[in-house]
């Protein structure tokens, strides 16, 4: 820093998902040691038990007790314990420290400030003071009620508790004067007069100290008040009666509607008022390149809360966690009468949860709270305990060491590789263990001495104090001994094998693996990555520029409102001046901690820790005027006005007019018309259509008419008149910024459609009918109603598009057109130039993904306003408004998929286009498809019918030839190292014959027969080879997989075509070349050209044939000359014919048009042959996962007494049928007889087999010649000459079937060919529909071969005889180039859409049901403050009284009266759950029915 993922491929848009850091995490595995943090995020649920605020005897009153001592009359007393524990008055604390975040959207935080509108214990400084008096209580004690908790009543008793007088005159109040401050005031200072208010005492020997009361000041804390900042919904828009302001009073430390009378009626909202979710809030933290975003544990400031609501009380301070009263829930206690209780304190329980700790230590250190201190409390704190929960250290050894050991994995069997790892040897000692030593945290404070005026400060000097702990830390001794796991290895991402699995089983963060060779599943071995951890999950930042301030868009990808006018806003031309923003300096303040920089400490770091910076931020002050603003006078270039023009389907109203359809009447006229691809409904002899003529009527204006005009859009077209808006020029001495733009708002606003009337010619949604069709609720016809058409109301919607919001400026050009001016020129009409203003098309620079756009920007810029943020669900639900209604307008979520989308590229298709080729069609000939037969397939049978091959390009195909064999199939019998090969053993050379058994494979037994090579030749070795047997590491397999495969095959297609390499274009897939104009069979050549070359293909080279020359002359051939047996038979010959080798020859090479002076074409000449002469052979990149694993080779799988190997016999030959391909026919251009011509290619020794002879024949016999131009197959046949049949199921035609032979072959039954006699089926030229042929061709006739014992209607060859037609390219198939459109790329046999039928999921309605929250209105009212009331209760003071008491203020109890907390009751609102049924949606395997859309998608 960025990757994967939409496609065949590429750019771009956009989404997904992924790599990175981070938590108070949590789950799986795995876990040696330490250090430093941290540790209920859920149920602010419910809490056993113990602890968390107490202290002071120097404020006061009382006062044990167990023990030990002395007594004693034995009951008891006394001392000491001991003024000791204790409890009671009373101070002081208990508001602090500590815990939660439930509630709160608020002055509750945060900053910044006011407070002339306030308080403040304790504490510092400072001042004067602390006289004199009284009467109670509690503690105690008796009496007594209660279970208890707790109390009554009586006596009595002290204070620093409580009260009265004095004293103050500074303090407080209230009225005045006077000076400061100030914007004013209720401010501060001096003054005058009036009211009027303190104290407590205590220790000490003393001096002193501690207090205490009243002032002043001051530190520190707090209350109140205010600018500004920080959440989410407008589908919450209005809100509000104490509500706003004023005036009095009340009330608070204090302003104040805080309260409460009265007056007024205001007050707050779009800058967002009220409602509704949701949340403590900072400092920070965490991410981050920053700006952001997201959070608010720990730690540190605030706030609130303390079961759950309400309350007040004390008090400097609370409405008060461990405090009181009521109410309410809930637990406990109980004698049922009544009480207690409050862990969100520190452990701890139970619950809840995925989860979060010990009912431990200690006050030693800080801190705190009380005490004059000593102390005492302090679960605050310090420490320890558990936990990988983070971070940060350490260790598990360290050097050597190759027979690269063994063993594991793999292997091509060589080897590789775990691996210097290991063994083995040195060596070390961190961690563990054991044993010793051992800190630092501790100096205060109190003792004592000095200094000092001090008992303040401050200095010395002994001694005491430690939970952590016998801990860290150090030393010694042990022994490599105790100590590695986890994740992942297809791509993104560092790492690959091999097995097992076989769309199973599983993996997945996207993308995607897995269907038999899976680096993606499982294991293994190896690797990689981190490591006491390592994954995996959530969650947040980031990448993500994917909300875009930094820093994004809107023509076609999401996205410009259908136009206008205008309010709020927001921007706004030039000159001055003020100084609000803006910009610079000062000055406070932005708490500490963190974050960063520079030091320090722990061995190191993490952790502490000092000092610096910083904290972009608020205020407050002094300056600056460039830009924004204010603000006042002005300019004039913007706007706007004036005055003169002229264009114009701009708008509304009235009138008119011709042309046409269509009715209607009337003539003429006769059989159709009319529609259509074709057809029929339909009119029509009751006179149509056609045609003339009169008439009605109601819509719409041909031609002009143009890419031309107007308007803001929607729209506006005959003419004419009135009425009326805008825009344009051109002149200008007028105003003087008056402009732009434009949320809300208003208006216009196609067509359909509504409403209430008119109107209705024509055209037409619904409807009918009539064709089409598998169906046709459609397209096509014949008809028809709303409607279209005026008026008036309504709707407000369109691909209301230039998919392009509106102004302003500025930035090459050419060519047109519209309207106005000017200028040259002209008689004009014109033209030329120029200026404004509109409208087009091209183009540069820019821009843009591209396409494109380009002064009419989609360019540079500025200003406003809408408006987007993956697709799908959804422009839908809900609620709201707006409508009469259709509907519209604002508008989500659940849930889904990785995508959905633009533009361009390349191919491919298209019932698009051009152009061009093929026996593709046409022309033409013969067939095929109907018979019968053969043959191959399907199919059915079957023990088995072995397999394979299936449009074309399977189906007389592999198979050039199944009776046994072949054979790979069946059924039966055998065989197990096999039928082969190797080493070893043992016999025999080999080799041949004959017997038994048996269906035979095989078993078994007998006989001949010995050869070659060597040696020490009795013999015995050895090679080769045969048979037997062991053994090995194996044979063998037509088993599987053609979709693992190589080879070989078809096929497009012998079609023209298919690519490179440099250069250029292109952002790039790509393009160019290869396209264009000619031509050609041909990307074949010529020309042009940003291409220039070059390969593979074409062509030629090569075979064969057509002419001919040279050589040659058997076995071939025979002009001419002899000879004959008349047969090229012989002798000769080699000219000819052929034979087989080398040559010439054809090359658009002349000629003439033509065509561009090209390529080529069309004519001609000579030629055997002419424009590739004619046939072949040669098959380019590549497609088809085409075929073959049964040719053959092969990887893996599978079988190994069978899936191999042998053998008999069946089968591959079946047979209702249905398909290809063929033969013979259906006859006279034939058929039978007879009789006579002419071939070319080939085959032969296991062979071809002549002539003779037998046989009707097939055939036999016999066996000359030939190993081949020599002899044989061998007989061509169609034709030709003749005779006969005379159209018939025939003298066509030969199935079938009978007899009987022939031949091969061991063997003709299943199951072969032939041959003769006999038999004589179908069949009369074949529906739909199809195939072959363009010249020696098709049609027909016969010949040879391979294969092979035999077996051809089939195959592959050869030669006879020998046509017909072709105008062309309009239409079928195929192809080729070009172009076009595409939603297709497995490429049209493509993709796709909608109902229904099924399953599953979310989600709207929905009679209602059910809960929670809240609004009003009501009833009720505890505890309580405050008013009033106070007949009952009253110690201090006052008055009266010698007392005793009475009286009086004050006070309590009680009462009542406002408020109000639970509660209750009505009635509305919102939010949730459910709820038969019931909508649409979404997902899903190969369901149904149809074909909507993409190509002109077959109806754009």
């Nucleotide at each position: 820093a960025g990757a994967g993922u939409u496609u065949g491929a590429u750019c771009c848009u956009g989404g997904c998902u992924c790599a990175g850091a981070g938590c108070g995490a949590a789950c799986g595995u795995u876990a040696g040691c330490g250090g430093c943090a941290g540790g209920c995020u859920u149920a602010a649920c419910a809490c056993a038990u113990g602890c968390a605020a107490g202290u002071c005897g120097a404020a006061c009153g009382c006062a044990a007790a167990a023990g030990c001592c002395c007594u004693u009359u034995c009951g008891g007393g006394g001392g000491c314990a001991a003024g000791u524990a204790g409890a009671g008055u009373g101070g002081c604390g208990c508001a602090c420290g500590g815990g939660u975040g439930a509630g709160u959207a608020a002055c509750a935080c945060g900053u910044a400030g006011g407070u002339a509108a306030c308080c403040u214990g304790u504490c510092c400084u400072u001042g004067u003071g602390u006289c004199u008096g009284g009467g109670a209580u509690a503690a105690c004690c008796a009496c007594u009620g209660g279970a208890a908790a707790c109390g009554g009543u009586g006596g009595g008793u002290a204070a620093u508790a409580c009260c009265g007088g004095g004293u103050a005159g500074a303090g407080u109040u209230g009225u005045g004067a006077c000076u400061u401050u100030c914007a004013a005031u209720u401010a501060a200072g001096u003054u005058a007069c009036a009211a009027g208010g303190a104290a407590a005492g205590c220790u000490g020997a003393g001096a002193a100290g501690c207090g205490c009361a009243c002032g002043a000041g001051g530190a520190g804390g707090g209350g109140c008040c205010u600018g500004c900042g920080g959440c989410c919904c407008a589908u919450c828009a209005g809100c509000u009666a104490g509500a706003u302001g004023g005036u009095a009073a009340g009330g608070u430390a204090a302003c104040g509607g805080c309260u409460u009378a009265c007056c007024a009626u205001g007050g707050c909202a779009a800058c967002g008022a009220c409602g509704g979710g949701u949340a403590g809030c900072u400092g920070g933290u965490c991410u981050u390149a920053g700006a952001g975003g997201a959070u608010g544990a720990u730690c540190a400031g605030c706030c609130a809360c303390a079961c759950u609501g309400g309350g007040a009380c004390u008090g400097a301070g609370a409405c008060a966690c461990g405090g009181c009263c009521c109410a309410g829930a809930c637990u406990c206690c109980u004698a049922c009468g009544g009480g207690a209780g409050g862990c969100a304190g520190c452990a701890g329980u139970g619950g809840g949860g995925a989860a979060u700790a010990u009912u431990g230590g200690a006050c030693a250190a800080u801190g705190g709270g009380c005490g004059c201190a000593a102390g005492c409390c302090u679960g605050a704190u310090c420490c320890a305990g558990c936990c990988a929960u983070g971070c940060c250290g350490c260790g598990u050894g360290a050097a050597g060491g190759a027979u690269g050991a063994a063993g594991g994995u793999u292997u091509u069997c060589g080897g590789a590789u775990c691996g210097u790892a290991a063994a083995c040897c040195u060596c070390u000692g961190u961690u563990g263990g054991g044993a010793g030593g051992g800190a630092a945290g501790a100096a205060a404070g109190g003792g004592c001495c000095c200094u000092g005026a001090a008992g303040a400060g401050g200095g010395g000097c002994a001694g005491a104090u430690g939970a952590c702990g016998g801990u860290a830390c150090c030393u010694c001794c042990u022994a490599a001994g105790c100590a590695a796991g986890c994740a992942c290895c297809g791509g993104c991402u560092a790492a690959c094998u091999c097995c097992g699995u076989g769309c199973c089983a599983g993996c997945a963060g996207c993308c995607g693996c897995g269907g038999u060779a899976a680096u993606a599943c499982g294991g293994a071995g190896g690797g990689u990555g981190c490591a006491a951890a390592c994954g995996u999950u959530g969650c947040u930042c980031g990448g993500a520029a994917u909300u875009a301030c930094u820093g994004g868009g809107c023509g076609u990808a999401a996205a410009g409102c259908g136009c206008u006018c205008g309010u709020a806003g927001g921007c706004g031309g030039u000159u001055g001046u003020c100084a609000a923003g803006u910009c610079a300096g000062a000055u406070g303040u932005g708490a500490a901690a963190u974050c960063c920089c520079c030091g320090g400490g722990c061995u190191u770091a993490a952790c502490c820790u000092g000092g610096g910076a910083a904290g972009u931020g608020c205020a407050u002050u002094u300056g600056a005027a460039a830009c924004u603003g204010g603000c006042a006078a002005g300019c004039u270039a913007g706007a706007g006005g004036u005055u003169g023009g002229g264009a114009g389907g701009g708008g509304g109203u009235a009138g008119c007019g011709g042309a046409a359809u269509u009715c209607c009447c009337g003539g003429u006229g006769u059989a159709g018309a009319g529609g259509u691809g074709a057809a029929a409904u339909u009119c029509g002899u009751a006179g149509a259509u056609a045609u003339c003529g009169g008439g009605a009527g109601g819509a719409a204006c041909a031609c002009c008419a143009g890419a031309g005009g107007c308007g803001a859009a929607g729209g506006c077209g005959g003419c004419u008149a009135c009425c009326u808006g805008g825009a344009c020029c051109a002149a200008u001495a007028c105003u003087g910024a008056c402009g732009c733009u434009g949320a809300g708002g208003a208006g216009c606003g196609a067509a359909a459609g509504c409403g209430u009337g008119g109107g209705g010619a024509g055209c037409a949604a619904a409807c009918a009918g009539g064709a089409u069709u598998a169906g046709a609720u459609a397209c096509c016809c014949u008809g028809g109603u709303a409607g279209u058409c005026c008026a008036c109301g309504c709707u407000g919607u369109a691909a209301a598009c230039g998919a392009u919001g509106a102004g302003u400026g500025c930035u090459a050009g050419a060519c047109g057109u519209u309207g106005c001016g000017c200028g040259u020129u002209u008689u004009a009409a014109c033209a030329c130039g120029u200026g404004c203003a509109g409208u087009g098309u091209c183009g540069c620079a820019g821009c843009u993904a591209a396409c494109g756009c380009a002064u009419u920007a989609a360019g540079c810029a500025c200003u406003c306003c809408g408006c987007c943020u993956g697709g799908g669900g959804a422009g839908u639900a809900c609620g709201g408004c707006c409508g009469c209604a259709a509907g519209g307008c604002u508008a989500a979520a659940a849930c889904u998929c990785a995508a959905a989308g633009g533009a361009a590229u390349u191919g491919a298709c298209g019932g698009g286009g051009g152009c061009c080729c093929g026996c593709a069609c046409a022309a033409g000939c013969g067939g095929u498809g109907g018979a019968g037969u053969a043959u191959g397939u399907g199919g059915u049978u079957u023990a088995a019918u072995u397999c394979g091959a299936u449009g074309c390009a399977a189906c007389g195909c592999g198979a050039a030839g199944a009776a046994c064999c072949u054979u790979a199939c069946c059924u039966g019998g055998g065989u197990u190292g096999g039928a082969a090969a190797c080493c070893c053993c043992u016999g025999g050379a080999a080799u041949c014959c004959c017997g038994c058994a048996g269906a035979g494979a095989u078993g078994u037994g007998g006989g001949a027969g010995u050869g070659c090579u060597c040696u020490u030749u009795u013999a015995g070795a050895g090679a080769a080879u045969c048979a037997g047997g062991u053994g090995u590491c194996c044979a063998g397999g037509u088993g599987c997989u053609g979709c693992a495969u190589g080879g070989u095959u078809g096929u497009c297609g012998u079609c023209a075509g298919c690519u490179c390499g440099u250069g250029u274009c292109g952002u790039g897939a790509g393009a160019u070349g290869u396209u264009g104009g000619g031509u050609u069979a041909a990307g074949u050549c010529c020309c042009g050209c940003a291409a220039c070359g070059a390969g593979c293909g074409c062509a030629a080279c090569c075979c064969c044939u057509g002419u001919u020359g040279u050589u040659a002359g058997u076995u071939g051939c025979c002009a001419g000359c002899g000879a004959u047996u008349c047969g090229g038979u012989c002798g000769g010959g080699c000219a000819c014919u052929c034979u087989a080798a080398c040559g010439a020859g054809a090359c658009u090479g002349c000629c003439g048009g033509u065509g561009g002076u090209a390529a080529g074409c069309c004519g001609g000449a000579g030629g055997a042959a002419g424009g590739u002469g004619g046939g072949g052979a040669u098959g380019a990149c590549g497609u088809c996962a085409a075929a073959u694993c049964c040719u053959c080779a092969u990887g893996g799988c599978c079988c190994u007494u069978a899936u191999g190997c042998c053998c008999a016999g069946g089968g591959c030959u079946a047979c209702a049928c249905a398909c290809g391909u063929a033969c013979u026919a259906c006859a006279a251009u034939g058929g039978u007889c007879g009789g006579u011509a002419c071939a070319a290619a080939g085959g032969g020794c296991u062979g071809c087999g002549a002539c003779c002879c037998c046989g009707c024949g097939a055939g036999g016999g016999u066996g000359a010649g030939c190993c081949a131009a020599u002899c044989c197959c061998a007989a061509a046949a169609a034709g030709c000459c003749g005779a006969c049949c005379u159209c018939a199921g025939u003298u066509c035609g030969g199935a079938u079937u009978g007899u009987a032979g022939u031949c091969u072959g061991c063997a003709a039954c299943u199951c072969g060919a032939c041959u003769a006699c006999a038999u004589g089926a179908a069949g009369g030229u074949g529906g739909a529909a199809u195939c072959g042929c363009u010249a020696g061709u098709a049609a027909u006739c016969g010949c040879g071969g391979a294969u092979c014992a035999g077996c051809a209607u089939g195959c592959c060859g050869c030669g006879g005889u020998g046509a017909a037609u072709a105008c062309g390219u309009u239409c079928c198939c195929g192809g080729g180039c070009c172009u076009u459109g595409u939603a297709c790329a497995c490429a049209c046999c493509g993709c796709c859409c909608g109902u229904c039928a099924c399953a599953c999921c979310a989600u709207g309605g929905g009679a209602g049901c059910u809960g929670g929250g809240u609004g009003c209105u009501c009833c009720a009212g505890a505890a309580g403050u405050g008013g009033c009331c106070g007949a009952g209760c009253c110690a201090a003071c006052c008055u009266c009284g010698c007392a005793a008491g009475a009286g009086g203020a004050a006070g309590c109890a009680g009462g009542u009266c406002c408020c109000c907390a639970a509660g209750g009751a009505g009635u509305g609102u919102u939010c949730a759950g459910u709820g038969a049924c019931u909508g649409g949606g979404g997902u899903g395997a190969a369901g149904u029915c149809g074909u909507a859309a993409c190509a002109a998608g077959g109806u754009a």